[in-house]
This is a predicted structure of a 355-nucleotide RNA (Bacterial RNase P class A).

RNA sequence: UAAGUAAGACAGGUGAUCGCAGCCGGCAGACCGAAAGGCGCCGGGUGAGGAAAGUCCGGGCUUCACAGGGCAGGAUGCCGGAUAACGUCCGGUGGAGGCGACUCCAAGGCCAGUGCAACAGAAAUAAACCGCAUUGCGGCUUGCCGUAAUGUAAGGGUGGAAAGGCAGGGUAAGAGCCUACCGCCCCUUUGGCAACAAAGGGGGCACAUGUAAACCCCAUCCGAAGCAAGACCGAAUGAAAAGCGACAGAUUUGCCCGAUCUGCUUUUAGGUAGGUCGCUGGAGGCUGCCGGUAACGGCAGUCCUAGAUAGAUGAUCACCCACGACAUAACCCGGCUUAUCGUUUUGCUUACACA
Numbered sequence: 001u002a003a004g005u006a007a008g009a010c011a012g013g014u015g016a017u018c019g020c021a022g023c024c025g026g027c028a029g030a031c032c033g034a035a036a037g038g039c040g041c042c043g044g045g046u047g048a049g050g051a052a053a054g055u056c057c058g059g060g061c062u063u064c065a066c067a068g069g070g071c072a073g074g075a076u077g078c079c080g081g082a083u084a085a086c087g088u089c090c091g092g093u094g095g096a097g098g099c100g101a102c103u104c105c106a107a108g109g110c111c112a113g114u115g116c117a118a119c120a121g122a123a124a125u126a127a128a129c130c131g132c133a134u135u136g137c138g139g140c141u142u143g144c145c146g147u148a149a150u151g152u153a154a155g156g157g158u159g160g161a162a163a164g165g166c167a168g169g170g171u172a173a174g175a176g177c178c179u180a181c182c183g184c185c186c187c188u189u190u191g192g193c194a195a196c197a198a199a200g201g202g203g204g205c206a207c208a209u210g211u212a213a214a215c216c217c218c219a220u221c222c223g224a225a226g227c228a229a230g231a232c233c234g235a236a237u238g239a240a241a242a243g244c245g246a247c248a249g250a251u252u253u254g255c256c257c258g259a260u261c262u263g264c265u266u267u268u269a270g271g272u273a274g275g276u277c278g279c280u281g282g283a284g285g286c287u288g289c290c291g292g293u294a295a296c297g298g299c300a301g302u303c304c305u306a307g308a309u310a311g312a313u314g315a316u317c318a319c320c321c322a323c324g325a326c327a328u329a330a331c332c333c334g335g336c337u338u339a340u341c342g343u344u345u346u347g348c349u350u351a352c353a354c355a
Stems, first nucleotide, its partner, number of pairs: 001351010012320007020047002023044005029039001031038002049326001053337002056335005061226004073222005078092005093107001094105004108217002113215002115211003129156002131152010164182002167179003183205001184203008230277004239268006248262005284303008321324001
């Protein structure tokens, strides 16, 4: 210098004017409202993101349910750790890819049972189609051809897969039939918390394949619904109870008394309209020190006002530049996934050049 790899940072800026939503201070009204509170004017200050997104996991919080156990259903699945928790993260093991830095893996169990394996191929869990051999018979050109039986899984062909691979020996031809190396299985020892690894010894390798993001089995975890959750205050109308009975009306029997209802007053329960809370300062950020390989944890200091309820964060102008992507909070937080114009920092790798 080029190519790459891992982990981050930023997300147009400055000024002016107008507008919108909370908050604080001041002013003001014969205003609205039962009240709480709201409405108006002036000034000040604040006002989206790294993903606010998808709503896919996990937790806080809230209401309901809940003695204990089981079934069903769902999720997860190498080992150890982190955490409030996780399907997330960190560190390892094993496997796959890359020259490498590094990246990726849904990585328990198919001798518990069941299912599936198209096409091709003689044959797919069961083997003789071709080939290679031996023997019998026949033929002749006398070492070959044809045919039958038997042996053979080395070679050919089919396939993702054909009963460990490869080399030598061996054999009629062959074959773990025998031997070395590699692989596999079993045992022991050593190292490691463990997954697992290494070394040594034994077994010629037998019940013989693959598939569990096929049913299934095993282990672990999971109560349900969600801020329109929910808590409090609470008109009007209606409901219930008690009291009143002066007047009026109706019903009960034609009339009188009495009774009941309408009526009036008070109280109670309920919780509609409306209001308040939940609501944003939190498992928060940054810096330093300490513990830990790390995720993370502890201590100290310091910093931080979006909070609406039909829902605000926009528009115009001027200047500058690298000419501006994806996208707009609605209870909060930890993750994952997906989208993204570009700019930039640090560590590392490979190649080339120079000193």
Model confidence (mean pLDDT): 76 of 100.